[in-house]
């Protein structure tokens, strides 16, 4: 130097005039005023209300292993497996010998097989050689994505884990490790794949959402049908007990203000525990709250020339979008010393 | 803001409890019938199943992420 790889940061800056939302005034003006994603609305909560929402099949999420967190489908560090020369990085990774499906076409045959091949001995024909029949073999051909562990000796009539080596895979002991798995050792010779299919296993799971919900207020309890007290509606979500309350539909009318609502699992610094997430302790700091909905115009310098994109109850992740620029640790090539 | 449904031929749709040619009317094109158009008969073209990923031997169909159109809505009650 050059190609990579992992982690985090910035997201145009200053200054005047005008304006715009919010607060505070001694009414003169002071003081704040979008994001790393404010987005998708996937996920987890606070925070509301349903009469504390019981029991029962159902349904829905989670899934190596330990830890972290209010909780998680989220995060850290580990263990398997894949990928890479390396750094590293990616994973919905629990059961398939509990049970049922399901594997189209092709191929004999798809969990079972004799289609061609290969083959002592018997039988039948024919006659030294040849054919057929029985019966024996998964070695090779041929079909698939997958053909009865794989190569390699031996063995046989030809084969076969039939023996044997090494590898591979189930299962027992034993070793190290909170575990997940690790490593040695035996022993039989074997068990296809799919659970993002039904399932089984283990752990969680009540709904509905700021148009939740709570005060004041206003309009019109207005017109029309339909039923006639329950095998019906509805809180209660999919059904069915129970348990509480009520007629039910249509059609039109009307919708303001206030509070919910912004200080909060917060931010920022420094010490300490901890590999890490991440927690403790002390000090500082207040940093948007509209409600048809503010955060923009303009001029002037200056750079590296400005990219996605804009709060609407608030936290905690996720994903997704993003011009251009920095920063750090590691990795490999090369070349000097 | 919430919620929830849809995207398949040029247009309206089915298929969406995985199996290879993804089909149906309408519409286009070609040929026939007619003097000629129309109806009609006969054929043929058209497809990234809205993208991108994964699961599987296989994926419009299962699962994921995104992108685009639609529909609802509380209160008086």
């Nucleotide at each position: 130097u050059g190609a990579g790889u992992a982690a985090g940061c910035c997201g145009g800056a200053u200054g005047a005039u005008c304006g715009c939302g919010g607060g505070c005034u001694u009414c003169g003006g002071c003081c704040c005023g979008a994001g790393g994603a404010a987005a998708g609305u996937c996920c987890g909560a606070g925070c509301a209300c349903c009469g504390u929402a019981g029991g029962g099949c159902a349904g829905g999420g989670u899934g190596c292993c330990g830890g972290g967190u209010a909780a998680c489908c989220c995060c850290c560090g580990g263990u398997g497996a894949a990928g890479g020369c390396g750094a590293c990085u990616u994973c919905a990774a629990g059961g398939a010998a509990a049970g049922u499906g399901c594997a189209a076409c092709a191929g004999a045959g798809a969990g079972a097989u004799a289609c061609c091949g290969c083959g002592a001995a018997c039988c039948c024909c024919g006659u030294u050689u040849g054919g057929g029949g029985c019966c024996g073999u998964a070695a090779g051909g041929g079909u698939g994505g997958a053909a009865a562990g794989g190569u390699g000796a031996g063995g046989u009539a030809a084969g076969a884990g039939c023996u044997c080596a090494c590898c591979a895979g189930c299962g027992g002991c034993a070793u190290g490790g909170c575990g997940a798995c690790u490593u040695g050792u035996c022993c039989g010779u074997u068990a296809u794949g799919u659970a993002a299919a039904c399932c089984c296993c283990a752990c969680c799971u009540g709904g509905u959402g700021c148009a939740a919900g709570g005060u004041u207020g206003g309009u019109a309890g207005a017109g029309g049908g339909c039923a006639g007290a329950a095998u019906g509606u509805g809180g209660c979500g999919g059904c069915c007990c129970g348990u509480c309350a009520c007629g039910c539909c249509c059609u039109g009318g009307g919708u303001a203000a206030c509070c919910g609502c912004u200080g909060g699992a917060g931010c920022c610094a420094u010490g300490c525990g901890g590999u890490a997430a991440c927690g403790c302790a002390u000090g500082g700091c207040c940093u948007a709250g509209a409600u048809a909905g503010a955060u923009g115009a303009u001029c002037a310098u200056u750079c590296a020339a400005g990219a996605c994109a804009g709060a609407a109850c608030u936290c905690g992740g996720c994903u997704u979008a993003c011009a251009g620029g920095c920063u750090u640790g590691c990795u490999c090539a090369u070349a000097g010393g | 803001g919430u919620g929830c449904c849809g995207g398949u031929a040029g247009c309206u749709c089915a298929g969406c409890u995985g199996g290879a040619u993804a089909g149906a009317g309408c519409g286009u094109c070609u040929g026939g019938c007619u003097a000629c158009g129309g109806a009609c008969c006969a054929g043929a073209a058209g497809g990234u199943c809205g993208g991108g990923g994964g699961u599987u031997c296989a994926a419009a169909u299962c699962c994921u992420c995104u992108c685009c159109g639609g529909c609802a809505c509380g209160c008086c009650a």

This is a predicted complex of two RNAs, RNase P RNA and transfer RNA, with 414 nucleotides together. Rfam match: Bacterial RNase P class A. About the family: Ribonuclease P (RNase P) is a ubiquitous endoribonuclease, found in archaea, bacteria and eukarya as well as chloroplasts and mitochondria. Its mean pLDDT, the model's own confidence on a scale to 100, is 76.